[in-house]
RNA sequence: GCCGAGAUAGCUCAGUCGGUAGAGCAUUUGACUGAAAAUCAAAGGGUCGCCAGUUCGAGUCUGGCUCUCGGCA
Numbered sequence: 001g002c003c004g005a006g007a008u009a010g011c012u013c014a015g016u017c018g019g020u021a022g023a024g025c026a027u028u029u030g031a032c033u034g035a036a037a038a039u040c041a042a043a044g045g046g047u048c049g050c051c052a053g054u055u056c057g058a059g060u061c062u063g064g065c066u067c068u069c070g071g072c073a
C1' cells in the first nucleotide's frame, strides 16, 4: 500500500426487511436474614467511533475519515 471483519450502557454482546435502543454481568435501592451471602423486585446508566449523503424516517443503506483485529504484498 491492497483486501476483509469490527467500533452500540462501566464490562461482554444482541439488535431480523430502515419505523420511538435491548439482554447478561456490574452499580444503587428495596424485600428476605440476628447479620451477611445467595435469591427476588425495582431504578439509574447510550450523541449507536467521527463527518456528510439518501429517505417522511438511519444503529441498520451510501461516501469519506479515525481506531482495533486478521490476511496479502
Stems, first nucleotide, its partner, number of pairs: 001072007010025004019056001027043005049065005
The RNA shown here (transfer RNA) has 73 nucleotides and comes from a marine sediment metagenome. Its Rfam family is "tRNA". Rfam classes the family as a transfer RNA. From the family's description: Transfer RNA (tRNA) molecules are approximately 80 nucleotides in length.